[in-house]
Model confidence (mean pLDDT): 82 of 100.
The RNA shown here (FMN riboswitch aptamer (RFN element)) has 115 nucleotides and comes from Candidatus Humimicrobium oleiphilum.

RNA sequence: CUGGAUUUUCGAGGACAGGUGCAAAUCCUUACCGGCGGUUACAGUCCGCAAGCAAAAGCAAGACUUAGUGAAAUUCUAAGACCGACAGUCAAAGUCUGGAUGGGAGGAAAUUCAA
Numbered sequence: 001c002u003g004g005a006u007u008u009u010c011g012a013g014g015a016c017a018g019g020u021g022c023a024a025a026u027c028c029u030u031a032c033c034g035g036c037g038g039u040u041a042c043a044g045u046c047c048g049c050a051a052g053c054a055a056a057a058g059c060a061a062g063a064c065u066u067a068g069u070g071a072a073a074u075u076c077u078a079a080g081a082c083c084g085a086c087a088g089u090c091a092a093a094g095u096c097u098g099g100a101u102g103g104g105a106g107g108a109a110a111u112u113c114a115a
Base pairs, nucleotide, nucleotide: 002114003113004112005111006110007109008108009107010106015030017029018028019027031095032094033084034083035049036048037047038046044082045081052059053058064080065079066078067077068076086098087097088096
C1' cells in the first nucleotide's frame, strides 16, 4: 500500500422586503439554498445512491441549454434557464412545523487478520 473484520466518530442548506386577503414564511413579485459516490477536469440538472411508503418482494420520486477555453468539462468561465419526498397548516410550502435526540448514501480514524 491492497483486501477482510471490529470499534469509534462525522454525516443538509435556505424567506430580506413588498402585494392581495378574514387568514399565506404556502398564492403573486422578489430573495435565498444545493447530501453522498462516480465521471480524462471541480456537477442540485450526466451515471448511480440516500432520505418517503411497505412485513417483505417491491413501489414512488425532479430538473440545462448556448457560447468560450482545453488533450479532456451537460462538471470550469460567461449568459440565460430549470428542479425540489412525506404529513401538518384559517390558504396550495425546496426554505415554516413535525416524524427526527430518528434513519442514511457514504467519509475519516484506530485496532486486528490475510496476502

The model forms 100% of the base pairs in the Rfam consensus. NCBI's taxonomy places the organism under Bacteria, Actinomycetota, Candidatus Humimicrobiia, Candidatus Humimicrobiaceae, Candidatus Humimicrobium.